[in-house]
Context: one part of a larger RNA
RNA sequence: AUUGAAAGAGCCUUACCAUGCAAGUCGAACGGUAACAGGUCUUCGGAUGCUGACGAGUGGCGAACGGGUGAGUAAUACAUCGGAACGUGCCUAGUAGUGGGGGAUAACUACUCGAAAGAGUGGCUAAUACCGCAUGAGAUCUACGGAUGAAAGCAGGGGAUCGCAAGACCUUGUGCUACUAGAGCGGCCGAUGGCAGAUUAGGUAGUUGGUGGGAUAAAAGCUUACCAAGCCGACGAUCUGUAGCUGGUCUGAGAGGACGAUCAGCCACACUGGGACUGAGACACGGCCCAGACUCCUACGGGAGGCAGCAGUGGGGAAUUUUGGACAAUGGGCGCAAGCCUGAUCCAGCAAUGCCGCGUGCAGGAUGAAGGCCUUCGGGUUGUAAACUGCUUUUGUACGGAACGAAAAGCCCUGGGUUAAUACCCUGGGGUCAUGACGGUACCGUAAGAAUAAGCACCGGCUAACUACGUGCCAGCAGCCGCGGUAAUACGUAGGGUGCGAGCGUUAAUC
Numbered sequence: 001a002u003u004g005a006a007a008g009a010g011c012c013u014u015a016c017c018a019u020g021c022a023a024g025u026c027g028a029a030c031g032g033u034a035a036c037a038g039g040u041c042u043u044c045g046g047a048u049g050c051u052g053a054c055g056a057g058u059g060g061c062g063a064a065c066g067g068g069u070g071a072g073u074a075a076u077a078c079a080u081c082g083g084a085a086c087g088u089g090c091c092u093a094g095u096a097g098u099g100g101g102g103g104a105u106a107a108c109u110a111c112u113c114g115a116a117a118g119a120g121u122g123g124c125u126a127a128u129a130c131c132g133c134a135u136g137a138g139a140u141c142u143a144c145g146g147a148u149g150a151a152a153g154c155a156g157g158g159g160a161u162c163g164c165a166a167g168a169c170c171u172u173g174u175g176c177u178a179c180u181a182g183a184g185c186g187g188c189c190g191a192u193g194g195c196a197g198a199u200u201a202g203g204u205a206g207u208u209g210g211u212g213g214g215a216u217a218a219a220a221g222c223u224u225a226c227c228a229a230g231c232c233g234a235c236g237a238u239c240u241g242u243a244g245c246u247g248g249u250c251u252g253a254g255a256g257g258a259c260g261a262u263c264a265g266c267c268a269c270a271c272u273g274g275g276a277c278u279g280a281g282a283c284a285c286g287g288c289c290c291a292g293a294c295u296c297c298u299a300c301g302g303g304a305g306g307c308a309g310c311a312g313u314g315g316g317g318a319a320u321u322u323u324g325g326a327c328a329a330u331g332g333g334c335g336c337a338a339g340c341c342u343g344a345u346c347c348a349g350c351a352a353u354g355c356c357g358c359g360u361g362c363a364g365g366a367u368g369a370a371g372g373c374c375u376u377c378g379g380g381u382u383g384u385a386a387a388c389u390g391c392u393u394u395u396g397u398a399c400g401g402a403a404c405g406a407a408a409a410g411c412c413c414u415g416g417g418u419u420a421a422u423a424c425c426c427u428g429g430g431g432u433c434a435u436g437a438c439g440g441u442a443c444c445g446u447a448a449g450a451a452u453a454a455g456c457a458c459c460g461g462c463u464a465a466c467u468a469c470g471u472g473c474c475a476g477c478a479g480c481c482g483c484g485g486u487a488a489u490a491c492g493u494a495g496g497g498u499g500c501g502a503g504c505g506u507u508a509a510u511c
Base pairs, nucleotide, nucleotide: 008353010350011316017312019311020310021309024061025060026059029058030057032054033053036052037051038050039048040047041046068269069268070267078193079192080191081190082189083188086186087185088184091182092181093180094179095178096177097176098175099133101131102130108123109122110121111120112119113118139148140147141146153174154173155172156171157170158169161168162167195241196240197239202232203231204230207229208228209227210226211225212224213223214222244266245265246264247263248259249258250257251256271292272291273290274289275288294305295304296303297302322348324347325346326345330344331342332341333340334339361391362390363389364388371382372381373380374379397447398446399445400444401443405438410432411431412430413429414428415427416426417425455500456499457498458497459496460481461480462479466495467494468493469492470491476483477482
């Protein structure tokens, strides 16, 4: 000084955090009915889970993913290449089963304690919750005789038969139990490689190895008892300092050097330190327990909390954004599904923070106007520049039209499978209908009108670009050399010029 779109990226510093949201879901596991809607009955007060649904509760799955940060870590990490002694929910393929019982408990109800957080006692009840019995293809153990240990149902449909009915029964789907194999994922071990310091030279007792116990999903001093005295080290052990590692990024002709933002893989951490529980998986960011620091509530007895999730606040700093919209798409969790949740994600907002693109007009126009500046006073220059004439309308403004991203799913018709079945369910084809945060956005059309749009640095040499005036070793300039003490192309101003251009210059850092 200024701003148009697209696509990237935006607390590198110190931590404490108000507020909202960031992990739920399933009634096709269960007893039920707080709210809403619809039925039924009604003495018009109301009653009734009957139905759609569903608060709270029991139960299942998920919450170990996704998201953040880089404090610690120089090797329990990472990269690459190998290895053997392991685990595995959901998923895929297969095999064998899914029989018969039992006792509780929350919700609820009646009380009690507490300021609250919450807690206790008595009573009732269900399950895919819990516990036995039976069975054992395979599994585990074995002294090879044998022994041990499992399960759960739910939903849709139905011709005959039985039943007062519920249903039995048949069938389809989906669950459940045990085992085998696979895929993917994870745990473990080894080798090699990648920082600095010798003003760090010796280090090490579970230390190095063995045997017997123990622990683990699993090898192993992982742990323990005993035995032996080993093990590492100038090819740098130990100690100290610094540091997350890699794919990569920047620079460079390369060799190298420096770095490790965004994106992707791995690791570590979640107020600080420690610990285990649950679970297929955690020693668990939005779980639990203990200790500590800090903050908040309190009736002083006692309680609550953890933004290095997304926004946001204060503080620190040279310095870094909105307490926005949507689940429409992609993906994830749960669910048969409809669907619900999702600060992941997709979008919008803010800042020229970087990169890229466009414009700020085009053509003609000399008596070379006026003005400015210089001048040897003749003129030169600004300069086709302006005025003036003609033209165009990107962008902007106004008005109108208007997307792609959306097809799966659903419904109808029709083949195939399953079946006793033209039910149900699964699947192929055809037809049809719905769903958009961004957004009335991109884009397109019409109208008027040069209208709405240029700055910054430099001009002594390096280094492209010169004159006048002012100043007078002053004021000042300066990356280096150096300019300035009365004719300064180096200071200040003006005219002219040079370089970049919605940017330009300075500072800091790196190659």
A computed fold for a 511-nucleotide part of an RNA from Comamonas aquatica, annotated as small-subunit ribosomal RNA, 5' domain. Model confidence (mean pLDDT): 82 of 100. Rfam family: Bacterial small subunit ribosomal RNA.